[in-house]
RNA sequence: AUCGAAGUUUACUAGGGUUCCGCCGGCAGCAAGCCGGGGCUGGUCCGAGAGUAAACCGCCCUGCGGCCAGCCGCGCGGCGACACGGAAGGAUAAAAACCUGGGAGAU
Numbered sequence: 001a002u003c004g005a006a007g008u009u010u011a012c013u014a015g016g017g018u019u020c021c022g023c024c025g026g027c028a029g030c031a032a033g034c035c036g037g038g039g040c041u042g043g044u045c046c047g048a049g050a051g052u053a054a055a056c057c058g059c060c061c062u063g064c065g066g067c068c069a070g071c072c073g074c075g076c077g078g079c080g081a082c083a084c085g086g087a088a089g090g091a092u093a094a095a096a097a098c099c100u101g102g103g104a105g106a107u
Stems, first nucleotide, its partner, number of pairs: 007056006015046002020043002022040001023037005057080004062075006082102001084105001088100003
């Protein structure tokens, strides 16, 4: 300097805010409702490359089977490692460990 199955998806978590619900305060008051508050625990919601789990998938080994004879199909088993990191900007109601981004940079 270069390569990328350093794969994909789903569920969840750390984390995150405030659309909706709830909660708190005020107004109204028969009630519905309206306004403000996330310096409100929460439900909904967002949510990880460097978090978790599962499924799929990929690779290797091996057994069986097929045939076009070195490939294909199915199954058992194994592997899928490592990963410090801003500022700024962006999306959404909003924010974030989300996205830019395994980026810049550092080692």

Annotation:
This is a predicted structure of a 107-nucleotide RNA (Guanidine-I riboswitch aptamer) from Paenibacillus mucilaginosus 3016. RNAcentral holds the sequence, with entries from Rfam and Ribocentre. The model forms 100% of the base pairs in the Rfam consensus. Model confidence (mean pLDDT): 83 of 100. Lineage of the source: Bacteria > Bacilli > Paenibacillaceae > Paenibacillus > Paenibacillus mucilaginosus.